This is a predicted structure of a 77-nucleotide RNA (transfer RNA) from a Candidatus Omnitrophota bacterium. It matches the Rfam family "tRNA". By type it is a transfer RNA. The prediction has a mean pLDDT of 81. The organism belongs to Candidatus Omnitrophota, within Bacteria.
RNA sequence: GGGCAGUUAGCGCAGUUGGUUAGCGCACCACGUUGACAUCGUGGGGGUCAGAGGUUCGAGUCCUCUACUGCCCACCA
Numbered sequence: 001g002g003g004c005a006g007u008u009a010g011c012g013c014a015g016u017u018g019g020u021u022a023g024c025g026c027a028c029c030a031c032g033u034u035g036a037c038a039u040c041g042u043g044g045g046g047g048u049c050a051g052a053g054g055u056u057c058g059a060g061u062c063c064u065c066u067a068c069u070g071c072c073c074a075c076c077a
Stems, first nucleotide, its partner, number of pairs: 001073007010026004019057001028044005050066005
């Protein structure tokens, strides 16, 4: 330098052919249970979907650029 994949909650991940409210598990908070802790049960909070721009009536999803991470190939000395 070229190609491919990925980036969604604190962590790990889903998200179908673009469509009606962005979800799951763990973690966290509150309450119940306990002498207390843990477990368990019920409820709750937390996201500008990596950044910017574009297409569209409508974008996590499509297009372009940028950044970061991983893998493969090539080149120079």